The prediction has a mean pLDDT of 83.
The part of an RNA shown here (small-subunit ribosomal RNA, 5' domain) has 542 nucleotides and comes from Desulfovibrio lacusfryxellense.
Lineage of the source: Bacteria > Thermodesulfobacteriota > Desulfovibrionia > Desulfovibrionales > Desulfovibrio.
Rfam family: Bacterial small subunit ribosomal RNA.
Context: one part of a larger RNA
RNA sequence: GAUUGAACGCUGGUGGCGUGCUUAACACAUGCAAGUCGAGCGAGAACGGCCUCUUCGGAGGCUCAGUAGAGCGGCGCACGGGUGAGUAACGCGUGGAUGAUCUACCUUUGAGAUUGGGAUAACAGCUGGAAACGACUGCUAAUACCAGAUACGCUUCAUAUUUAACUUUAUGAGGGAAAGAUGGCCUCUGCUUGCAAGCUAUCGCUCGAAGAUGAGUCCGCGUUUCAUUAGCUAGUUGGUAGGGUAAUGGCCUACCAAGGCGACGAUGAAUAGCUGGUCUGAGAGGAUGACCAGCCACACUGGGACUGGAACACGGCCCAGACUCCUACGGGAGGCAGCAGUGGGGAAUAUUGCCGCAAUGGGGGAAACCCUGACGCAGCGACGCCAUGUGAGGGACGAAGGCUCUAGGGUCGUAAACCUCUGUCAGAAGGGAAGAACCUCAUAAGAUCUAAUAAAUCUUUUGACUGACGGUACCUUCAGAGGAAGCACCGGCUAACUCCGUGCCAGCAGCCGCGGUAAUACGGAGGGUGCGAGCGUUAAUC
Numbered sequence: 001g002a003u004u005g006a007a008c009g010c011u012g013g014u015g016g017c018g019u020g021c022u023u024a025a026c027a028c029a030u031g032c033a034a035g036u037c038g039a040g041c042g043a044g045a046a047c048g049g050c051c052u053c054u055u056c057g058g059a060g061g062c063u064c065a066g067u068a069g070a071g072c073g074g075c076g077c078a079c080g081g082g083u084g085a086g087u088a089a090c091g092c093g094u095g096g097a098u099g100a101u102c103u104a105c106c107u108u109u110g111a112g113a114u115u116g117g118g119a120u121a122a123c124a125g126c127u128g129g130a131a132a133c134g135a136c137u138g139c140u141a142a143u144a145c146c147a148g149a150u151a152c153g154c155u156u157c158a159u160a161u162u163u164a165a166c167u168u169u170a171u172g173a174g175g176g177a178a179a180g181a182u183g184g185c186c187u188c189u190g191c192u193u194g195c196a197a198g199c200u201a202u203c204g205c206u207c208g209a210a211g212a213u214g215a216g217u218c219c220g221c222g223u224u225u226c227a228u229u230a231g232c233u234a235g236u237u238g239g240u241a242g243g244g245u246a247a248u249g250g251c252c253u254a255c256c257a258a259g260g261c262g263a264c265g266a267u268g269a270a271u272a273g274c275u276g277g278u279c280u281g282a283g284a285g286g287a288u289g290a291c292c293a294g295c296c297a298c299a300c301u302g303g304g305a306c307u308g309g310a311a312c313a314c315g316g317c318c319c320a321g322a323c324u325c326c327u328a329c330g331g332g333a334g335g336c337a338g339c340a341g342u343g344g345g346g347a348a349u350a351u352u353g354c355c356g357c358a359a360u361g362g363g364g365g366a367a368a369c370c371c372u373g374a375c376g377c378a379g380c381g382a383c384g385c386c387a388u389g390u391g392a393g394g395g396a397c398g399a400a401g402g403c404u405c406u407a408g409g410g411u412c413g414u415a416a417a418c419c420u421c422u423g424u425c426a427g428a429a430g431g432g433a434a435g436a437a438c439c440u441c442a443u444a445a446g447a448u449c450u451a452a453u454a455a456a457u458c459u460u461u462u463g464a465c466u467g468a469c470g471g472u473a474c475c476u477u478c479a480g481a482g483g484a485a486g487c488a489c490c491g492g493c494u495a496a497c498u499c500c501g502u503g504c505c506a507g508c509a510g511c512c513g514c515g516g517u518a519a520u521a522c523g524g525a526g527g528g529u530g531c532g533a534g535c536g537u538u539a540a541u542c
Base pairs, nucleotide, nucleotide: 001542002541003540004539006538007537008536009535010534013388014387015386016385017384018383019381020380021345026343027342028341030340031339032338035075036074037073040072041071048063049062050061051060052059053058082298083297084296091223092222093221094220095219096218097217098216101215102214106211107210108209109208110207111206112205114148115147116146117145123138124137125136127134128133154175155174156173157172158171159170160169180203181202182201183200184199185198189196190195191194224270225269226268231261232260233259236258237257238256239255240254241253242252243251273295274294275293276292277288278287279286280285300321301320302319303318304317323334324333325332326331351378353377355376356375360374361372362371363370364369391421392420393419394418401412402411403410404409425483427478428477429476430475431474435469440464441463442462444460445459446458447457448456486531487530488529489528490527491512492511493510497526498525499524500523501522507514508513
C1' cells in the first nucleotide's frame, strides 16, 4: 500500500447492488418448511336453508353434497433446503477403465394386454387403556394381492458350433407378464329404442430392444505438519472352493501357502471437509476455501435393517444411551446443522414478515388446480462497493467576535451579513409502469386418427384471463437554501504551528523518543493538513 463475512470508538443525509453466528455439530417454547390424485377403489357426514306431519317432545323428505373429513391404492417423500462434526481417504482434483454393473419418471421402437380366485381397511358391533394406541367378531371394492393360460431376439440348463474367454450361433428342455380409467360414436358384434361386454381417441398396464439422464465400482498422478513417531501387519498378503452383491474383490466363510508395507517415510500423533475460485503480488510465489457453483460427509449420540429404481433415509422405522416433556405410575412422546424465533456462549452477526406463489424451478394431477420458509420480494445493520447531496454567482483596503501581536498590525476571511438565482436528495400532491410468457377458455383454419362431417390429439390465427413487490420505479407540479459534516492528525519518518496550562507530575508513544518552569511531542484553545458519510483504532493475510 492492498484486502476482510470483521469488531470497537466518535459521527451519520439519500438511493442502488451485494452481504450478515467466523464462537456452543450447545439446548430449544411456538408457528410454518411434502404433498397430491375422485379420470384407480369402496363407503360417506354435519351445521344451515326449504317443505310436510305433529300428541308441540319431535319425526320424515329435499337441498347442503357425492361436498367435508377419514380409509385402501398410485406417484412423490433419496429432489429441493441446512451444516462442516468426522475424514489425510480413491474423500477431493485431473485423466482413464467398466469385456465387472444398475438406472423409476422421459424419448424412439417391436410385441402383447387372456381366464379366474381369495382376502382386507374403511364401515358396523363389542371391548381393553389415563393416554399413546389397540384386541375380537362381521360386511365390502380396486390400477391392492394371488393362481392359471400365452409369449419374443428375456432368462436357466443341456448338446453341437465358434472363440483367448458362457464369446457367438443353432437346436432341445424348463421358467417368467399384464389393469384398467375417462371422453365420444353406432361402421362391425350383442339385444335392435338407445346402450355396452362392441368400435374408437386419449391416459395408463406388461414383456423386450435402443437412447438419454443419473448412479455404483476400479486404476495412474497430485493433495498439511511432526523422525523429539522406525518399525507395522493373522483376514494380515496370496491361492482354491463356496456364499453374498446390480457388479469386481478377503467383501464374508472354510481350507492351503507365508506372505504384504516401510528412510522414495510405513505405522503412530496433530491439524484439516476438497475443488472451481478468493486476497495479495510485476511475476514466481504466499495466504485462504464466507457468499456463488461442483463433489463428499453428517442429521441428538452409537448401531441396525425395512420399503424402494435409488436410502441404510434431516422433518421414516427398530434397538441401546444421554437429555427434555406428559402420566391415573401401568406406560407413553420428542429431536430446528430447514425458515423465522428463544435461552446460552461471544468482541460480534437480522423479521416468530395479518408478503406472494405474479416470475423461475420442483412434486402430484388428463386438466382446472393444490402444495412449495426452494424461490421471488419486503424488513433490520454505513457490514462492503458504487452513485449522489449538504447549494450556485456576486459581495469590503475587509463588519462584529475569536486567536495572536514588536500594540502599528496580522489571521479566521468572500468566510458571514446582504443582493440575484437554482431546485438534485428528502417532504407534499397528481399520473403511473416493464417484469406476462405460458397454462386454460373461446374463436377460425389445417393436419392426424376413424365407419364418421362425434370426440380426441397436434400446428397456427385472433381475443379473454393472471403482478407479491406496489400506487414501488419513473414522470409532472408545489413550496423553499430551507431538513442533511464529521473524524483523525500537525517533533522526525509524514502533509500540517502558535498561545495558554502543567512541571520526570499528569500524561503521550507504531519506531526513534517527549515531559525535571519559556514543551511545535502531555491537556485545552486558535490556526492548519489529510480523508470525507465517513474517519480512526484493534485483529488478520499478502